[in-house]
């Protein structure tokens, strides 16, 4: 330098063009227990980034970043 794969709440993760973008862990509130633990029940929090396609994009292209592999 070239090509191939990935980036989605704080962590992992699922979502093969239109459905309130979902689950587990954590977190914060309340329940219940004498108290912690456990349980249960509610809330916050997320689609790297710029473009393009398209009536519509987290999804498809193509650029960048960034991380991982393979050639040289």
């Nucleotide at each position: 330098a070239g090509c191939c794969c990935g980036u989605u709440c704080g962590u992992c993760u699922a979502g093969c063009g239109g459905u309130g973008a979902g689950g587990a862990c954590g977190c914060a509130g309340g329940a219940a227990u004498u108290u912690c633990a456990u349980u249960c029940c509610u809330g916050a929090a997320a689609c790297a980034u710029g473009g393009g396609u398209u009536c519509g994009a987290u999804u498809c292209c193509c650029g960048u970043a960034c991380g991982g592999g393979c050639u040289g």
Predicted 3D model of a 72-nucleotide RNA (transfer RNA) from a Bacteroidota bacterium. It matches the Rfam family "tRNA". It is annotated as a transfer RNA. Gene Ontology term of the family: triplet codon-amino acid adaptor activity. The organism belongs to Bacteroidota, within Bacteria. RNAcentral holds the sequence, with entries from ENA.